[in-house]
A computed fold for a 94-nucleotide RNA from Thermosediminibacter oceani, annotated as c-di-GMP-I riboswitch aptamer.
The prediction has a mean pLDDT of 83.
Rfam family: c-di-GMP-I riboswitch aptamer. About the family: GEMM was predicted in a large-scale screen for bacterial structured RNA regulatory elements.
NCBI's taxonomy places the organism under Bacteria, Bacillati, Bacillota, Thermosediminibacteraceae, Thermosediminibacter.
The sequence is in RNAcentral, with records from Rfam and Ribocentre.
């Protein structure tokens, strides 16, 4: 430096549920769990997804441009165990 995850060693993460918690929500974080995972290690830069407190539109009710209620759009929230890019690394062969 290149190539691999067939077998071994050392080991290493942890899904869905469950219980605290925090949060508006997605979602995080701790403990049980353990479906998988060779980067399921680390970065929200790209795509893609999730959610929608706020804001924007419209509609409906209302004397009302206010309120209240429902429906769309939105990321300044969020997901790397969905891809790709960047970075570090075990082990095994060259």
């Nucleotide at each position: 430096g290149c190539c691999g995850a067939u077998a071994a060693a050392a080991g290493g993460c942890a899904a869905a549920c469950c219980u605290g918690u925090c949060g508006a929500a997605a979602g995080g974080c701790a403990g049980g769990g353990g479906c998988g995972c060779a980067a399921a290690g680390c970065c929200a830069u790209g795509g893609g997804c999730c959610u929608a407190c706020g804001g924007c539109u419209c509609c409906a009710u209302u004397g009302a441009u206010g309120a209240u209620g429902g429906a769309g759009c939105u990321a300044c929230g969020g997901c790397u165990g969905c891809c790709a890019g960047g970075u570090u690394g075990c082990c095994g062969g060259c």